[in-house]
Context: one part of a larger RNA
Molecule: small-subunit ribosomal RNA, 3' major domain
Organism: uncultured bacterium
RNA sequence: UGACGGGACCCCGCACAAGCGGUGGAGCAUGUGGAUUAAUUCGAUACUAACCGAAGAACCUUACCCAGGUUUGACAUCGCGGGAAAGCCGCAGAAACGCGGCCCUCUUCUCACAAGGAAGACCCAAAGACACCUGUUGCAUGGCUGUCGUCAGCUCGUGCCGUGAGGUGUUUGGUUAAGUCCAGCAACGAGCGCAACCCUCAUCCUAUGUUGCCAGCGGGUAAAGCCGGGAACUCAUGGGAGACUGCCGGUGUAAGCCGGAGGAAGGUGGGGAUGACGUCAAGUCAGCAUGGCGGUUACGCCUGGGGCUUCACACAUGCUACAAUGGGCGAAACAAAGGGCAGCAAGACCGCGAGGUGGAGCUAAUCCCAAAAAUAUGCCCCCAGUUCAGAUUGCAGUCUGCAACUCGACUGCAUGAAGUCGGAAUCGCUAGUAAUCGCGAAUCAGAAUGUCGCGGUGAAUACGUUCCCGGGCCUUGUACA
Numbered sequence: 001u002g003a004c005g006g007g008a009c010c011c012c013g014c015a016c017a018a019g020c021g022g023u024g025g026a027g028c029a030u031g032u033g034g035a036u037u038a039a040u041u042c043g044a045u046a047c048u049a050a051c052c053g054a055a056g057a058a059c060c061u062u063a064c065c066c067a068g069g070u071u072u073g074a075c076a077u078c079g080c081g082g083g084a085a086a087g088c089c090g091c092a093g094a095a096a097c098g099c100g101g102c103c104c105u106c107u108u109c110u111c112a113c114a115a116g117g118a119a120g121a122c123c124c125a126a127a128g129a130c131a132c133c134u135g136u137u138g139c140a141u142g143g144c145u146g147u148c149g150u151c152a153g154c155u156c157g158u159g160c161c162g163u164g165a166g167g168u169g170u171u172u173g174g175u176u177a178a179g180u181c182c183a184g185c186a187a188c189g190a191g192c193g194c195a196a197c198c199c200u201c202a203u204c205c206u207a208u209g210u211u212g213c214c215a216g217c218g219g220g221u222a223a224a225g226c227c228g229g230g231a232a233c234u235c236a237u238g239g240g241a242g243a244c245u246g247c248c249g250g251u252g253u254a255a256g257c258c259g260g261a262g263g264a265a266g267g268u269g270g271g272g273a274u275g276a277c278g279u280c281a282a283g284u285c286a287g288c289a290u291g292g293c294g295g296u297u298a299c300g301c302c303u304g305g306g307g308c309u310u311c312a313c314a315c316a317u318g319c320u321a322c323a324a325u326g327g328g329c330g331a332a333a334c335a336a337a338g339g340g341c342a343g344c345a346a347g348a349c350c351g352c353g354a355g356g357u358g359g360a361g362c363u364a365a366u367c368c369c370a371a372a373a374a375u376a377u378g379c380c381c382c383c384a385g386u387u388c389a390g391a392u393u394g395c396a397g398u399c400u401g402c403a404a405c406u407c408g409a410c411u412g413c414a415u416g417a418a419g420u421c422g423g424a425a426u427c428g429c430u431a432g433u434a435a436u437c438g439c440g441a442a443u444c445a446g447a448a449u450g451u452c453g454c455g456g457u458g459a460a461u462a463c464g465u466u467c468c469c470g471g472g473c474c475u476u477g478u479a480c481a
Base pairs, nucleotide, nucleotide: 001481002480003478004477005476007475010472011471012470013469015465016464019429020428021427022426023425026320027319028318029317030316031315032314033313034311035310042053043052064306065305066304067303068302069301070300073130077129078128081124082123083122087102088101089100090099091098106120107119108118109117110116132295133294135293136292137291141289142288143284144283145282146280148278153192154191155190156189157188158187159168160167161166172183173182174181198272199271200270201269203241204240205239206238207237208236209235213230214229217228218227219226244266247260248259249258250257251256322422326381327380328379329378330377332375338369339368340367343362344361348357349356350355388419393414394413395412396411397410398409399408435457436456437455438454439453440452441451
């Protein structure tokens, strides 16, 4: 000087407390361990692995296993020789691969009547340089990322102090979300962080009105901005205004704090993006790049099939429930944000349904996906393993796709399991939040209870900081570095 302390002081955080809802019990989904296996590819492992890489494993993907094939190679550059740029058919085969046949001259230049010549693209093919490797090392690395932590810290120049390591500044007293600011001080300044500048939501003004809007006027309909028209309103897209402790009162040396007014918004207005010096030889050589090492008729490459989907068990994250604040049936209403041409698909018709036929419209503020659901309302159920719950299984189907056996999703009928609120323990959340309800998108042929977004309904509680956890400042002890 640090680090540590079941030392002390101060302070903060859904850290505790106060509340609300869960997890841990059940069934299922997904991931992981383990076991199994020819293979169940690899990585991630306290917090910071475990719906994680994977925004989507039937083939492909695919890296694994079995089998069949291949060796200048699936791909790139150079290179001897030949040609036809491409295409079609047959045989054997699981395909790849192999064997055979048909077909015959692409572009440019020279030249132009033709022939010839040169070059290019592409194909076949010899030897070889080389290709190739998801092989190894994340403890050789770049880049990127997690974490402490959006915590308030981390440093430097000059000066001063100290033999020196180093200290001072950065401590102290206030204050703040903040090393934020103020006062003081052997310090005076500065940098990276904080804050602000950026995006978005909330108010107003203004400009522009189509595909959006419809107050007033007219037309029109069963109804409908449907039409003439309008530019007010909503909305959309630009440009601006607005919030600064600016004003008032109190308090204080000041910074500031408390209260108030006005205001759509008040003291960082809500949310986001933004992550200092560093820590963990943290993670990633399998995203990419890359040094070293290793393989080179194989650890490369092609193909068919299988596996990654197994299952006594254990863990993690979720979904659905155990019901009456509910379940079923009928009929009525109200969103936002997205996506659409190898696409979204209306009306109509067929089917109980998944879906099918067909195709208007739409390259979209125009058309479509599209029905929002919880909700309100009428009726039934009457506390039961039930008209709760829906696992499992049987049969019959639909769709995607060469192909749903291993191993897809969905539909109908039948079946109707566990489960009556969950031990020890443990998680999230402070407001448009939790809880609850549905909608969309990416990936994607198909395949979400996951992920990322969107809106609807919409709470309870916070006395307080003694205690648990993590962190910050100062101080003290130390046989630790």